[in-house]
Molecule: transfer RNA
Organism: Bacilli bacterium
RNA sequence: AGAAAUAUAGCUCAGCUGGGAGAGCACUUGCCUUACAAGCAAUAGGUCGUUGGUUCGAACCCAACUAUUUCUA
Repeated sequence: AGAAAUAUAGCUCAGCUGGGAGAGCACUUGCCUUACAAGCAAUAGGUCGUUGGUUCGAACCCAACUAUUUCUA
């Protein structure tokens, strides 16, 4: 210098050719226990990397940019 992939909750990730934003673990509360752990139940936590565009409607489609990783030279 060229090319590709990824970016979604605190962490690991799903979201299956555009319409409900989710799972496990973790955090908080309650039950259980003398207490802790484990177990059970419930809750909270998100501008879906950023900016624009298409569309009645975008995490999903298009463009640019940012960050990380990989490959080629």